Predicted 3D model of a 71-nucleotide RNA (transfer RNA) from Loxodonta africana. Lineage of the source: Eukaryota > Metazoa > Craniata > Amniota > Loxodonta. The prediction has a mean pLDDT of 81.
RNA sequence: GCAGUGGUGGUUCAGUGGUAGAACUCUUGCUUUUCAUGCGGGAGACCCGGGUUCCAUUCCCAGCCAAUGCU
Numbered sequence: 001g002c003a004g005u006g007g008u009g010g011u012u013c014a015g016u017g018g019u020a021g022a023a024c025u026c027u028u029g030c031u032u033u034u035c036a037u038g039c040g041g042g043a044g045a046c047c048c049g050g051g052u053u054c055c056a057u058u059c060c061c062a063g064c065c066a067a068u069g070c071u
Base pairs, nucleotide, nucleotide: 001070002069003068005066006065007064010024011023012022013021018054025043026042027041028040029039030038047063049061050060051059
């Protein structure tokens, strides 16, 4: 330099056009003599910029980043 892949709460992952979900995490309440466990509530995210569209995390383009493969 080229090619394809990926970028989503603090972490690991879903989510193939109608405004995002799970687990762990944090916090709070109940239970418990206390801790732990268990149960309930809450907090927290779509890498950046354009385009298409009534509507974009999703499709397209360009960029940045990461790890691969080739040279």

Rfam family: tRNA. Its family is annotated with triplet codon-amino acid adaptor activity in the Gene Ontology. Rfam classes the family as a transfer RNA.